This is a predicted structure of a 473-nucleotide part of an RNA (small-subunit ribosomal RNA, 3' major domain) from an uncultured bacterium. RNAcentral holds the full RNA, with entries from ENA and SILVA.

[in-house]
Context: one part of a larger RNA
RNA sequence: UGACGGGGGCCCGCACAAGCAGCGGAGCAUGUGGCUUAAUUCGAAGCAACGCGAAGAACCUUACCAGGGCUUGACAUAUGGGUGAAGCGGGGGAGACCCCGUGGCCGAGAGGAGCCCAUACAGGUGGUGCAUGGCUGUCGUCAGCUCGUGUCGUGAGAUGUUGGGUUAAGUCCCGCAACGAGCGCAACCCCCGCCGCGUGUUGCCAUCGGGUGAUGCCGGGAACCCACGCGGGACCGCCGCCGUCAAGGCGGAGGAGGGCGGGGACGACGUCAAGUCAUCAUGCCCCUUAUGACUUGGGCUACACACGUGCUACAAUGGCGUAAACAAAGGGAAGCGGAGCCGCGAGGCCGAGCAAAUCUCAAAAAUAACGUCUCAGUUCGGACUGUAGUCUGCAACCCGACUACACGAAGCUGGAAUCGCUAGUAAUCGCGGAUCAGAAUGCCGCGGUGAAUACGUUCCCGGGUCUUGCACU
Repeated sequence: UGACGGGGGCCCGCACAAGCAGCGGAGCAUGUGGCUUAAUUCGAAGCAACGCGAAGAACCUUACCAGGGCUUGACAUAUGGGUGAAGCGGGGGAGACCCCGUGGCCGAGAGGAGCCCAUACAGGUGGUGCAUGGCUGUCGUCAGCUCGUGUCGUGAGAUGUUGGGUUAAGUCCCGCAACGAGCGCAACCCCCGCCGCGUGUUGCCAUCGGGUGAUGCCGGGAACCCACGCGGGACCGCCGCCGUCAAGGCGGAGGAGGGCGGGGACGACGUCAAGUCAUCAUGCCCCUUAUGACUUGGGCUACACACGUGCUACAAUGGCGUAAACAAAGGGAAGCGGAGCCGCGAGGCCGAGCAAAUCUCAAAAAUAACGUCUCAGUUCGGACUGUAGUCUGCAACCCGACUACACGAAGCUGGAAUCGCUAGUAAUCGCGGAUCAGAAUGCCGCGGUGAAUACGUUCCCGGGUCUUGCACU
């Protein structure tokens, strides 16, 4: 100087408290440990590993295992030499590939392509993240971390950065042997909330006219909504009070919005020899008829168990039926696929329209109305199983999703313990997208309905700051 203290002061944070909904019990999904296995590829490990890399393992992927075959190689460059390429047909084979036949490249030539031989070399998801770059997590969007000059101290160092106020903030004000400055904070960027202007098609329809069984359907309109560009708007600016005449705080007016308006992007010096050599790059080490490469099949999907994260429930604020209503954000050409017809249905046939404010996926669902069930392991719940099917795909046995009928298990609100959330939030309801042939209860988004509670800071956890002790530095 730091670090640390079951030392102190001050102050924050869904940290506690107050409240709401969960998890821990059940069934299933998924990840992990373990066990098993020929293999169950590898990594991730308290917070910060465990629906994590994986935004999608039937083959492929695939890195693992078994078998079959290859050795200049699946891929790159180069040199020398050789050569009746490739392709097609037949046979064998699980295929990779092998054998036979056919065929006989471009160029006038030199030469070139392909193939073969030889040689340099290729190749490695082999090791080391404790040799590294890059990228990332975390403390933490916490308010801190430093520098120049000066001053003080023998020095390490201190001062500045402490103090009095104030703030979300080392934010600002005042004071002060300090005076300034940098990286952070804030602002500048994006989205949402109000208004204006511009532009009106594919979007809109108030007024006028036409038309229909109906519909902005048509003429038209540029008002409104909306779209997407540009601006305005909020600054404690105004008023009052408090405050050191300050910074600022409290209340009020006006306003769509008020004191950082809400959300995002943005992460200082550094910490954890944190994570990643399997994205990629890369030093060194190692393999070289194999630790490389190809292929068929299997495995990554195993199952006495244990844990994490989820989904669905245990029901009446509910289940089921009937017939009605209201979104946002997205996707679509090897695509989205209307209408019609067929099928109980998954779906099929046909193919209109649409590179899409035009067509389409598309129905939003919860909700409201009416009816039914009447507390029951039930008209709750849907696991498991049987049968029959649909779809994708070369192929659904291992090992896909979906449909119909039948079967209907556990489950009566879950011990100790434990998680999230402070407002358009939690809870609840559906919709879309990436990946993707197919395959979400995961992930990333979107809107609908829409709460309760916060006295307070004693306590638990984490953090900031000043100070004190000190056996550590």